[in-house]
Predicted 3D model of a 689-nucleotide part of an RNA (large-subunit ribosomal RNA, domain II) from a wastewater metagenome. Its Rfam family is "Bacterial large subunit ribosomal RNA". Gene Ontology terms of the family: ribosome and structural constituent of ribosome.

Context: one part of a larger RNA
RNA sequence: GCCUACAAGUUACGCCUCUCUGGCAAGGUUAAUUCCGUUAACGGAUGGAGCCGAAGCGAAAGCAAGUCCUAAUAGGGCGCUGAGUCAGAGGGGGUAGACGCGAAACUUUGUGAUCUACCCAUGGCCAGGCUGAAGUCCCGGUAACACGGGAUGGAGGGCCGAACCGGUAAACGUUGAAACGUCUUCGGAUGAGCUGUGGGUAGGGGUGAAAGGCUAAUCAAACUGAGAGAUAGCUCGUACUCCCCGAAAUGUUUUUAGGAACAGCCUGGGGUCUACUGUCUUAGAGGUAGAGCUACUGAUUGGAUGAGGGGGUCUCACCGCCUGCCAAAUCCUGAUAAACUCCGAAUGCUAAGACAUAAUACCCUGGAGUGAGGCCGUGGGUGCUAAGGUCCAUGGCCGAGAGGGAAACAACCCAGACCAUCAGCUAAGGUCCCUAAAUGUAUGUUCAGUUGUUCUAACGAGGUCUGACUGCAUUGACAGCUAGGAUGUUGGCUUGGAAGCAGCCAUUCAUUUAAAGAGUGCGUAACAGCUCACUAGUCGAGCGGUCAGGCGUGGAUAAUAAACGGGCAUAAACAUACUACCGAAGCUAUGAACUGCCGAUAAAAUCGGCAGUGGUAGGGGAGCAUUCCAGUCUGCACCGAAGUCCCGAUGUAAAUCGAGAUGGAGCGUCUGGAAAAGAAAAUGUAGGC
Numbered sequence: 001g002c003c004u005a006c007a008a009g010u011u012a013c014g015c016c017u018c019u020c021u022g023g024c025a026a027g028g029u030u031a032a033u034u035c036c037g038u039u040a041a042c043g044g045a046u047g048g049a050g051c052c053g054a055a056g057c058g059a060a061a062g063c064a065a066g067u068c069c070u071a072a073u074a075g076g077g078c079g080c081u082g083a084g085u086c087a088g089a090g091g092g093g094g095u096a097g098a099c100g101c102g103a104a105a106c107u108u109u110g111u112g113a114u115c116u117a118c119c120c121a122u123g124g125c126c127a128g129g130c131u132g133a134a135g136u137c138c139c140g141g142u143a144a145c146a147c148g149g150g151a152u153g154g155a156g157g158g159c160c161g162a163a164c165c166g167g168u169a170a171a172c173g174u175u176g177a178a179a180c181g182u183c184u185u186c187g188g189a190u191g192a193g194c195u196g197u198g199g200g201u202a203g204g205g206g207u208g209a210a211a212g213g214c215u216a217a218u219c220a221a222a223c224u225g226a227g228a229g230a231u232a233g234c235u236c237g238u239a240c241u242c243c244c245c246g247a248a249a250u251g252u253u254u255u256u257a258g259g260a261a262c263a264g265c266c267u268g269g270g271g272u273c274u275a276c277u278g279u280c281u282u283a284g285a286g287g288u289a290g291a292g293c294u295a296c297u298g299a300u301u302g303g304a305u306g307a308g309g310g311g312g313u314c315u316c317a318c319c320g321c322c323u324g325c326c327a328a329a330u331c332c333u334g335a336u337a338a339a340c341u342c343c344g345a346a347u348g349c350u351a352a353g354a355c356a357u358a359a360u361a362c363c364c365u366g367g368a369g370u371g372a373g374g375c376c377g378u379g380g381g382u383g384c385u386a387a388g389g390u391c392c393a394u395g396g397c398c399g400a401g402a403g404g405g406a407a408a409c410a411a412c413c414c415a416g417a418c419c420a421u422c423a424g425c426u427a428a429g430g431u432c433c434c435u436a437a438a439u440g441u442a443u444g445u446u447c448a449g450u451u452g453u454u455c456u457a458a459c460g461a462g463g464u465c466u467g468a469c470u471g472c473a474u475u476g477a478c479a480g481c482u483a484g485g486a487u488g489u490u491g492g493c494u495u496g497g498a499a500g501c502a503g504c505c506a507u508u509c510a511u512u513u514a515a516a517g518a519g520u521g522c523g524u525a526a527c528a529g530c531u532c533a534c535u536a537g538u539c540g541a542g543c544g545g546u547c548a549g550g551c552g553u554g555g556a557u558a559a560u561a562a563a564c565g566g567g568c569a570u571a572a573a574c575a576u577a578c579u580a581c582c583g584a585a586g587c588u589a590u591g592a593a594c595u596g597c598c599g600a601u602a603a604a605a606u607c608g609g610c611a612g613u614g615g616u617a618g619g620g621g622a623g624c625a626u627u628c629c630a631g632u633c634u635g636c637a638c639c640g641a642a643g644u645c646c647c648g649a650u651g652u653a654a655a656u657c658g659a660g661a662u663g664g665a666g667c668g669u670c671u672g673g674a675a676a677a678g679a680a681a682a683u684g685u686a687g688g689c
Stems, first nucleotide, its partner, number of pairs: 001689006011096003015093010027052003034045004056063002066078004099237002102234001106227003110223002117201009126191001128160003131156001135152006164188003169184001171182002203219001205215003240623006250263005264370002266367007275360001277356008290343001291341002297337002302332003308326002310323004373398010403414003419591003423588003429582003432567003438579001440578006451569001459554002463551010480538005486511003491505003517532001521530002593613009624678001626675006633668001635667002643662003647658004
């Protein structure tokens, strides 16, 4: 992992509540018991004890269709103006383990020191080698000691190193040979050494050269039994079918935030009977968007005027005078606000009426679930006008929604799947090939593979197309070519020099001219030289400038080769217009099913019409199957029951029926009843493979 079996809303109650069915009814009903009958859960009697109801209010005395508070005949609270009760079912609740499995823990009774920690008693063990303490002896030495030397001696938590004890480092091993090992290496190895045997200390206790270590592969409190089915607002699981409806992720409160209570939203039943919703008209309330501000409050640009202040000056002081300073108020001008408003929409909201729809709405009552939401558009707060951010509002979708498109892609675009069909039309989106349908038509644009980048910008550029305005031009423009481009003068100043061209000055003048600046740039030390403006000639038709728009271009950098889906395409790109076609579970066609409403029929049920039939949590309805019981068929069965295998038929499904084979002794139909009543999941349990 698979297969098989087992495995989760049960049962009890003098309990509460609602619904259905039945009996009796201002009443209803017996319990234990006893008797009788058959025996199968029992049936029929007996038994009125008791219980519920028929009257309530008050703490009570008590009063009573009333009563209590009160001085109150006031006011208010709770009541009264007839339905219960018993039984059988079902939904929900309560108390019990209460749908099942699951803690970590707590309490208590015991069992453990054959592992290990420490201790007690009694035994055992430590190859070999090295070092050479004290002491002693001899010699020297001393006045005597001391001291020196040589021997002897054999000390040490001494040294090296086996056994033994340990476990430093690495590798291997990691479903191991092993639930801690192996190999190499390494530490101690006469000691606080190692070890045998017997004994002691026990769970909030022991023991601990102390690591929260060890206390039988278990230790920040061992193990076993019991309380015990502890508790679990948590996780997981919770078993057949079809039909109808169908949520929520919000508000308030919460030792509350992943849980609850009440409300909201869903569903079943009953009632009211259009009260709902939409559009239009009419009448309203309002202060948002916008706008505005000599209409307030606050903030605010420039100017005018300028109280007042600062500074200076004069003066003994006052009064004065001056001002490159500050500046209230007023005026002009510009602009501003969520907590400004002289103004002020659209929507939305309220009410009335009309019309439309037949879907609602509200009230009472049984049952819920939800109370983590998410994305997108729009209006805002917060944040960085950041976030697949966060918090509101409003709409849509996902959630609980399949289908088509967007290559793939909960939410984007289109569109809401009852079923069948080898029928048709469309939506979004598409029509060269992959790939269904146009290599469609018309007119333009683009040359960048731009398109076809993921979001790209500021900024740059004689890319190219279009439009507008404007200047010059056959009295010849623009570009090119030929020629000229002079003189006073080297203007003046400055300067070593300054001659058009370092710099400064300016009436940048004047002359000759077709034209020629006291000079546009290069150049020189300064000149020179080249060139331009300007002019003529040649040529012969358009040439410049500004602004706006379209499509392109640079800007453009990320880690495997990769951002049209690919091939590829100069259209098969982009723009505008048009036609055709493709394209979905949309719509239509044909047939069938179910549900609801309406109509017909006397009714069940049928027929006709209309509408509907996506669906999680969840509510409601109708069924199928399993086991057992009672009755029934006075059923089936060795001429072959159940079970098993395979095939066929029927039914919307759960399933049922039939044929054959196997099997070898029981089993079924129908009507009711009762449940140990349906498995794919619980790291489910057991067995098998």
The full RNA is in RNAcentral, with records from SILVA.
The coordinates come from a structure-prediction model, not an experiment, and the mean pLDDT is 83.